[in-house]
Molecule: Lysine riboswitch aptamer
Organism: uncultured Acutalibacter sp.
This record gives sequence, structure tokens and C1' cells, in this order.
RNA sequence: AAAUAGAGGCGCGGCUCUCAAGAGUAGCGGGAAGGAGGCUGCCAAAGCCUGUGAGCUCCCGUGAAAGGGUUGGCCGCCGAAGGGGAAUAUCAGGCGGGUAUUGUCCUGGCUGCAGCGGCGAAGAGCCUUGUGGCUGUCAUCACUUGUGAUGGAGUGCUAUUU
Repeated sequence: AAAUAGAGGCGCGGCUCUCAAGAGUAGCGGGAAGGAGGCUGCCAAAGCCUGUGAGCUCCCGUGAAAGGGUUGGCCGCCGAAGGGGAAUAUCAGGCGGGUAUUGUCCUGGCUGCAGCGGCGAAGAGCCUUGUGGCUGUCAUCACUUGUGAUGGAGUGCUAUUU
């Protein structure tokens, strides 16, 4: 230097079952009132609906789903994975957005609290920033040799083989 195999722990991610919420909401049907617009995240184009009554408001009846969350199971794993920017392609005219690929930057992991913002129905959850705690690993120092202090980062650390 290369290859292989491992460790951290409320460990990471994916799929699926259950349950709650979403929600008596959206939608649909009927009625009242009203009187010209309405249908997309925004702006156009095109198309469609509309005086045989649109949008908005109220009442009655009926009545979902997605993303996210919870419980368990299965699978793949330990840069597991997450986040920021950029490029290309695509969804569709443009903006925004989604998806896929490539490359680059940040983060060892978990967790409490607080803040801005985003997604979201949400005081849930996720992401993100700061600040504490716990923990693993390596280096240095100290000593009572397994503890303490300080510091670093996963392209790291340990073991084996060549």
C1' cells in the first nucleotide's frame, strides 16, 4: 500500500402489518341566497364548465385518500445514512417544484433544551443552527494499569492475510 472480516447502540435505512390522527375534512348529491365568472403552486396557451345559473356563503345527506406518525415483523447494512450547492436529462411554454444520474462540501453516533426556516392538518414528526449531556475510537499527558484530563475526526479505528 492492497484485500478480507469486524466494533460503537434507544445504531442507520428500506419494505410491510396493525392502530391513531388526517376528518365528519376534500369530494359527491340536494336545497337557500346571490348574479358572472370558474377550472393549475404562479403566469400564459389550449381545452372544458357556466343565465338550462359559475365562483363565494350557509344548511341537509353521504363520505374518502396521500405524505407524515405508532406497534410488530422482514430485509440490507456500520458514510450505515442525512443535509447543502452545482451540472445533465426529464416531467410541460416560463418560474417554482418533482424524479434520476454524476461530481463536490459538511456531519463519528445517540439524546435534552432553545431559535430561524422548510415539509406538514398539527403543540406530532423530519431536516437545519446553537448549546449541554451520554457514548465509541485514536493521539498526548498524568497516575493507583484502568481511570482521569485535553484534543482530533469515519477516506477514521481494530484484527488477519499478502